Predicted 3D model of a 354-nucleotide RNA (Bacterial RNase P class A) from Glaciimonas sp. Of the family's consensus pairs, 97% are formed in the model. The organism belongs to Glaciimonas, within Bacteria. It is recorded under the gene name rnpB. The coordinates come from a structure-prediction model, not an experiment, and the mean pLDDT is 76.

RNA sequence: GAAGCAAGCCAGACAGUCGCUGGCUGCGGUUGCAAGGCCGUGGCGGGAGGAAGGUCCGGACUCCAUACAGCAGGGUGACGGUUAACGGCCGUCCGCUGAAAGCUGCAAGCGUAGUUGGCUUCGGUAUAAGGCGAGGAAUAGGGCCACAGAGACGAGCGUAUUAAGUUACGGUGAAACGCGGUAACCUCCACCCGGAGCAAUUCCAAAUAGGCACGCGUUGAUGCUGCUCGCGGAGCGUGCGGGUAGGAAGCUUGAGCGCUGGAGUAAUUCAGCGCCUAGAGGAAUGGCUGUCAUAGCGCGCGAUUGCAAAACCGUGCGCCGUAACAAAAUCCGGCCUAUCGGCUUGCUUCACUU
Numbered sequence: 001g002a003a004g005c006a007a008g009c010c011a012g013a014c015a016g017u018c019g020c021u022g023g024c025u026g027c028g029g030u031u032g033c034a035a036g037g038c039c040g041u042g043g044c045g046g047g048a049g050g051a052a053g054g055u056c057c058g059g060a061c062u063c064c065a066u067a068c069a070g071c072a073g074g075g076u077g078a079c080g081g082u083u084a085a086c087g088g089c090c091g092u093c094c095g096c097u098g099a100a101a102g103c104u105g106c107a108a109g110c111g112u113a114g115u116u117g118g119c120u121u122c123g124g125u126a127u128a129a130g131g132c133g134a135g136g137a138a139u140a141g142g143g144c145c146a147c148a149g150a151g152a153c154g155a156g157c158g159u160a161u162u163a164a165g166u167u168a169c170g171g172u173g174a175a176a177c178g179c180g181g182u183a184a185c186c187u188c189c190a191c192c193c194g195g196a197g198c199a200a201u202u203c204c205a206a207a208u209a210g211g212c213a214c215g216c217g218u219u220g221a222u223g224c225u226g227c228u229c230g231c232g233g234a235g236c237g238u239g240c241g242g243g244u245a246g247g248a249a250g251c252u253u254g255a256g257c258g259c260u261g262g263a264g265u266a267a268u269u270c271a272g273c274g275c276c277u278a279g280a281g282g283a284a285u286g287g288c289u290g291u292c293a294u295a296g297c298g299c300g301c302g303a304u305u306g307c308a309a310a311a312c313c314g315u316g317c318g319c320c321g322u323a324a325c326a327a328a329a330u331c332c333g334g335c336c337u338a339u340c341g342g343c344u345u346g347c348u349u350c351a352c353u354u
Base pairs, nucleotide, nucleotide: 001350002349003348004347005346006345007344008343009342010341012292013291014290015289016288017287018286020047021046023044024043025042026041027040028039029038030037031036049325053336054335056334057333058332059331060330061197062196063195064194069228070227071226073193074192075191076190077189078092079091080090081089082088093135094133095132096131097130102125103124104123105122107121108120109119110118136188137187141186142185143182144181145180157170158169159168160167201249202248203247204246211240212239213238214237215236216235223231224230256275257274258273259272260271261270262269263268296319297318298317299316300315301314302313304311305310
């Protein structure tokens, strides 16, 4: 210098000004017996992502619920480790994949009077780091297997041979007298799995008609995802009619984050120290101005390559105004998808120079 990769970080910064909103706190007002609520105002501290998207997995949490078993159903699938758990992650094995260079070609073009050589493009070829894997069983059984071929797993074309598709050869095809292929087809094997979900659920206040009719129900209703068993113990279903729909909690301190050290190949884990970083409730987190860095566009100059057009790099000026994907709603660990640009570190192969 060329080529192929992996990981991490950022997702504008600073200042001013005007607003929105949460928490803590001071003052004032109002209501109340009080706790407290509401309004105004001052101070301090916060306020949307790497995916907040998809809802594909796994959980925490809440209820069913007092809590088993079996069937059905579903998930995983080399071995081991890790984790709260997972279909995730890490390591080892196996399989597939994987660029430049080098080598190669009756390939094309440039060039030449022509050929060789040379250069460019295209094709073929190996591997490194890396990437992917839906990685158990095909003699338990079933299903399926394009084209070619007579025929693709009880089949049987042509030639020769034999008592006999009995034996041998040939043709088609990846595979044909059978122990072929396929299980991200059914199935078998091993292991695992209650259900529903923050619109879960809990509490307070208020109001009414604790209504009427029919049916079922202690000979056992509703209920426990479906079925059986079992538990449990009084309401349930339908129709008519009447009242209310207000407030609070769940709600953000968490399997949390950062630094240092130990163990481990690693994922991860242990210890010490430090930090607190949204919690709305029809849904806030914003607008404007100035300076500066990135991106984009235009113009000028310089170097390299090139026949030229142009490409790339550096530099100066001007314009633009933060560029793509996109917006928390119970929270967390993953996976998948979308995507502008910047920075940092490392791995592998090849060439040249020292």